[in-house]
Context: one part of a larger RNA
Formats: sequence, structure tokens, C1' cells
RNA sequence: CGUGGGAUUUUUGAGGGAGUUUGUCUCCAGUACGAGAGGACCGAGAUGAGCCAUUCCCUGGUGUGCCAGUUGUUGUCGUCAGACGCAUUGCUGGGUAGCCACAAUGGUAUUGGAUAAUCGCUGAAUGCAUCUAAGCGAGAAGCCAUUCCUAAGAUGAGAAAUCCAUGUUUCGCAAGAAACGAAAGAACCGUAGUAGACCACUACGUUGAUAGGCAGAGAGUGUAAGCGGCGCAAGUCGUUUAGCUUAUCUGUACUAAUGUUCGAAGAGUAA
Repeated sequence: CGUGGGAUUUUUGAGGGAGUUUGUCUCCAGUACGAGAGGACCGAGAUGAGCCAUUCCCUGGUGUGCCAGUUGUUGUCGUCAGACGCAUUGCUGGGUAGCCACAAUGGUAUUGGAUAAUCGCUGAAUGCAUCUAAGCGAGAAGCCAUUCCUAAGAUGAGAAAUCCAUGUUUCGCAAGAAACGAAAGAACCGUAGUAGACCACUACGUUGAUAGGCAGAGAGUGUAAGCGGCGCAAGUCGUUUAGCUUAUCUGUACUAAUGUUCGAAGAGUAA
């Protein structure tokens, strides 16, 4: 831009793409077969591997903005104490959210159609024979569907439901022209994330819990500082399952969601 009014939501599926892998064991059955040794087809079931997808409840990893321990320091807070800075995050022990796999769940199914090699029925040419010449069947992990994804720019532009609209002013004899700016709805802008390179997508914008703050909870670390007791001291015990706490949850308008534009009065399209 188109899809002959403008929108919102839900769809149909022409077409396109993906996938369709495999082992072992058990039963059938120590059966058929075979002198024996050995040992099935067909069919039924179980359990793995590989690959793919989804997820973070469990297990585990990371977790450089959480907690703790600890070494050095001619650094800083005047000194002690207590902290901080630097040393690969100084090193070390744990660890929330998120992300992840080594973890969890699911799929890789089934059925139909037309066939290949091949196996057949009927059957002449050729009084027999012959699956083939006419005709009719069976038959594969393969092909076409069935499954999943995408898909109406499929210009052949599809379908359904719902929403909105015939205003005002000026010019004109009229046909009509110009301007303004209601609706449904949309966008910019703002607060953000279940989204994300950007864009897009999604939630929200005071009729508000969108983010921050605050309060509580959860979860993590593991018993803070100060003071007191004991000890010559390093230290230990009590107050104290303390103190601190990021991304999680709930609540709460305290802060920030200010402001603005497009659309457009079409009429063989509904009433």
C1' cells in the first nucleotide's frame, strides 16, 4: 500500500516445512523342525539407548549485588575495640531467585489408501498352458494421508461473532468543494517484564499494585555488636537458634506512571 466504511477478537486451511531411529529381555515354547546338537516364524508384553520437546517439584551445578570464617597490609575511620579498602570475588565454607543438566515429564504412536520387488484369481492371443493382453486381488522401515509447526499478499486477498458512525461551520442556485474534529478503536509517551540485540510481544498508567520504597512472610547463613562471667592469655560461656539478608510471595498509593496525537462523519453496508 492492497484486501471498496472503520475496527476488535476468534478462526478455515490452498500451500509449505518437520518428524516418522534402534537394542535387549520375557511369554508363545524348549513348541514347530531336527537322529542329536541345537532351535524358530507369527503374535503379545516389558525395559533400555539415541534424538526431539517441555519444565525446575525432586537431585545436583552456577549464583563476582546474600551470610559466615580466615591470611597479609608502612592503607582509611585519631587510638583500643569494631569495621572498611587492596591482594584473581584475596582465599575458603555454604547459598535464595534466575539460568542450567547430571535432574523431572512427555514424544518418537496408530490407522487407512495407492504401490515396488514378489505372490496370486479368472483368462485369451496359442481349443492345452500362462499373474496380463481386457479384468480382479495380496504386498514394504519406502510414497500419499493420519501427527506436529506454519500459513488468506491463497491479489483466488476467505469465514464467524461483536463494536462504532449519517455531526458542525463556510462557500455555492445546484451538483458539490473546503475546514473543524465526535465514536469504536489505535498510536506516541510513561512505569515495567512472564518478553527482548534493536524492533516486536506482554502487564499496567490514579476508576491504579506496573516498578521502587516500606511492613510482614518465606528462604539463606549460623548464634552479630555491646555488656557481663571465667581464664595469665589465645579464648570460651551467657544475653541469643541471635544478627544480617539480592533477584521470591503477600500487603500497603509514600514516590514515579505526567502529557499528547491519530482516527473521522464515507452510505449500493447494517438498521